[in-house]
RNA sequence: UCCUUAUCCAGAGCAGGUGAGGGAAUUGGCCCAGUGACCCUGCGGCAACCCGCACAGAGUGCGAAGGUGCCAACUCCAACAGAACCAGCAGAAGUUUGGUUCUGGCAGAUAAGGG
Numbered sequence: 001u002c003c004u005u006a007u008c009c010a011g012a013g014c015a016g017g018u019g020a021g022g023g024a025a026u027u028g029g030c031c032c033a034g035u036g037a038c039c040c041u042g043c044g045g046c047a048a049c050c051c052g053c054a055c056a057g058a059g060u061g062c063g064a065a066g067g068u069g070c071c072a073a074c075u076c077c078a079a080c081a082g083a084a085c086c087a088g089c090a091g092a093a094g095u096u097u098g099g100u101u102c103u104g105g106c107a108g109a110u111a112a113g114g115g
Base pairs, nucleotide, nucleotide: 001115002114003113004112005111006110007109008108013043014042015041016040017039021032022031023030026079027078028077029076044071045070046069049067050066051063052062053061054060055059075107080104081103082102083101084100085099086098087097088096
């Protein structure tokens, strides 16, 4: 760096350092930030992918020493496609515009395995 599989509406913060942007990328929105964000370090915690044990058919339950991960907002929200409903234009049907909800997709993150 690439591929495969699984998950992504739950959960979990204090202190110190530094000092200006940050929330992955593009656009738009929204939010965090000198009452110090983001980031780094220490400690603490959450969770249970790997892991341990048990029962058992590919799962379920319990645990948390270790390897990761995570600790604002659903992955902050939307973008692409579709469905339902509502509203506007129109009004015979239909088409079209906007909104809400849902499903799928794209992208991303994390884990485990592999090239």
This is a predicted structure of a 115-nucleotide RNA (SAM riboswitch aptamer (S box leader)) from a Candidatus Fermentithermobacillaceae bacterium. Its mean pLDDT, the model's own confidence on a scale to 100, is 83. The organism belongs to Candidatus Fermentithermobacillaceae, within Bacteria. Its Rfam family is "SAM riboswitch aptamer (S box leader)". Rfam's curators write: The SAM riboswitch is found upstream of a number of genes which code for proteins involved in methionine or cysteine biosynthesis in Gram-positive bacteria.